Predicted 3D model of a 532-nucleotide part of an RNA (small-subunit ribosomal RNA, 5' domain) from an uncultured Muribaculaceae bacterium. The coordinates come from a structure-prediction model, not an experiment, and the mean pLDDT is 83.
[in-house]
Context: one part of a larger RNA
RNA sequence: GGAUGAACGCUAGCUACAGGCUUAACACAUGCAAGUCGAGGGGCAGCAUGGCCUAUCUUUCGGGAUAGGCUGAUGGCGACCGGCGCACGGGUGAGUAACGCGUAUCCAACCUUCCCUUUACUGGGGUCCAGCCCGUCGAAAGGCGGAUUAAUCCCCCAUGUUCUCCGUCCCGGACAUCUGUGUCGGAGCAAAGAUUUAUCGGUAAAGGAUGGGGAUGCGUCCGAUUAGCUUGUUGGCGGGGUAACGGCCCACCAAGGCAUCGAUCGGUAGGGGUUCUGAGAGGAAGGUCCCCCACACUGGAACUGAGACACGGUCCAGACUCCUACGGGAGGCAGCAGUGAGGAAUAUUGGUCAAUGGCCGCAAGGCUGAACCAGCCAAGUAGCGUGAGGGAAGACUGCCCUAUGGGUUGUAAACCUCUUUUAUGCGGGGAUAAAGGCGUCCACGUGUGGAUGUUUGCAGGUACCGCAUGAAUAAGGACCGGCUAAUUCCGUGCCAGCAGCCGCGGUAAUACGGAAGGUCCGGGCGUUAUCC
Numbered sequence: 001g002g003a004u005g006a007a008c009g010c011u012a013g014c015u016a017c018a019g020g021c022u023u024a025a026c027a028c029a030u031g032c033a034a035g036u037c038g039a040g041g042g043g044c045a046g047c048a049u050g051g052c053c054u055a056u057c058u059u060u061c062g063g064g065a066u067a068g069g070c071u072g073a074u075g076g077c078g079a080c081c082g083g084c085g086c087a088c089g090g091g092u093g094a095g096u097a098a099c100g101c102g103u104a105u106c107c108a109a110c111c112u113u114c115c116c117u118u119u120a121c122u123g124g125g126g127u128c129c130a131g132c133c134c135g136u137c138g139a140a141a142g143g144c145g146g147a148u149u150a151a152u153c154c155c156c157c158a159u160g161u162u163c164u165c166c167g168u169c170c171c172g173g174a175c176a177u178c179u180g181u182g183u184c185g186g187a188g189c190a191a192a193g194a195u196u197u198a199u200c201g202g203u204a205a206a207g208g209a210u211g212g213g214g215a216u217g218c219g220u221c222c223g224a225u226u227a228g229c230u231u232g233u234u235g236g237c238g239g240g241g242u243a244a245c246g247g248c249c250c251a252c253c254a255a256g257g258c259a260u261c262g263a264u265c266g267g268u269a270g271g272g273g274u275u276c277u278g279a280g281a282g283g284a285a286g287g288u289c290c291c292c293c294a295c296a297c298u299g300g301a302a303c304u305g306a307g308a309c310a311c312g313g314u315c316c317a318g319a320c321u322c323c324u325a326c327g328g329g330a331g332g333c334a335g336c337a338g339u340g341a342g343g344a345a346u347a348u349u350g351g352u353c354a355a356u357g358g359c360c361g362c363a364a365g366g367c368u369g370a371a372c373c374a375g376c377c378a379a380g381u382a383g384c385g386u387g388a389g390g391g392a393a394g395a396c397u398g399c400c401c402u403a404u405g406g407g408u409u410g411u412a413a414a415c416c417u418c419u420u421u422u423a424u425g426c427g428g429g430g431a432u433a434a435a436g437g438c439g440u441c442c443a444c445g446u447g448u449g450g451a452u453g454u455u456u457g458c459a460g461g462u463a464c465c466g467c468a469u470g471a472a473u474a475a476g477g478a479c480c481g482g483c484u485a486a487u488u489c490c491g492u493g494c495c496a497g498c499a500g501c502c503g504c505g506g507u508a509a510u511a512c513g514g515a516a517g518g519u520c521c522g523g524g525c526g527u528u529a530u531c532c
Stems, first nucleotide, its partner, number of pairs: 001532004006528005013384005019377002021342001026340003030337003035084003040081002043077002047075003050071009091295003100220008110212002115208008123157004133146005163188005169182001171180003193200002221267003228258003233255004238250003270292004274285004297318005320331004348374001350373003356370001357368004387418004398408004423469006432459001436455009476521005481502003487516005497504002
């Protein structure tokens, strides 16, 4: 000098963009953050509509109003069965020195819901369990028993290949294992319907795409005041397990394997893209954004599923908090806000699904603290402003020198002319939606395109634009001995104090305190901390 997720002191007008618990992975009140589908199903608790009945009031004798009841009949729908999602998105960096990450290669050793393409199929039957009903236990959380019932739930039979397995016969390919196409024979495995009748689905197989899993080379902090480490350890054979390879696990056999090119042990740490600095080489850092990994009160475990050993799932153990009728139960903010605590220190218990995206749904649509916005904070960067031109009697005050005449503040002010960014008031005001939804019509031909009408904006009557008013609403901080740009007076008298280093202060202090003047930067300026 540059830099910062900074903090502190003094000061502070506006706008835009980006940023905001670096400490206690400490504990958390409250609300929200993952639902959706009635076009899978049985149903009807609640709401609305229709119908029927009863009572009262009224009547223009058709009926109407009010109250109650019945009715799944219609819209729809709490809870329930079922499907898909909840493994994404969001948070944090505790652990991890590791194939964790980065880069490169490989899988003849693998999986892949939804999506796309292609081929074939979608026949017949059955039994349940929730819910509802009845009974019962419990303070509650929550159970238990009985009866009855639907389905795209579950089960059985059929059919069935290019699927799987076994055997057989050729022809090819290749890494050491093996593998591809085809012939013949045998064995095994499917399916689900819904409705507005045009669609949405279901099953099997192959291919694609996407996402993942595994292996390997190289790279990846400090310590030798850590020198030896290892028994599933190293390898083989056979098995088990897995989507798959493998001591991953097991039985048996052999005695190996690693290490001064640093094993083992200890300490520290998420890794990378990147960021800061530097002419570079290098050094330092890993906050925001993106990719990967790990974690979800602590430890362990599996279930479901295409995918988890699962942040807002389950089970067990532990610590803590809460409820309790003392028998027993409930909970997990390192999601968004917010609270306490810790700390020098870090924000609102805000708005909207309008857009972008996600999940579900044929769709309409629903949900979405993802996201988009708004609020707070000079905590950063950038832009704008606090006026411009003229104006010397070089005015007054202040300060300084003194020879009483000057110097300085200083074109600074006053005064004249002008402007109106900003401010205040009034008025206008569109983009983000050329998207999307709905209705009608048309074209091709079977879900697309076009025309037309209508509708959808949180931010927000905001940004922006125009007019009016009036210099009106807006400047400070540090420093002035040398390094280092900028000096005099007064006070103090080794005191009070200053100080980054050298050093100032003991009676004329350019170094302390004040003032005047000056220098530097300026909506900031200094100090502290850290890195180069």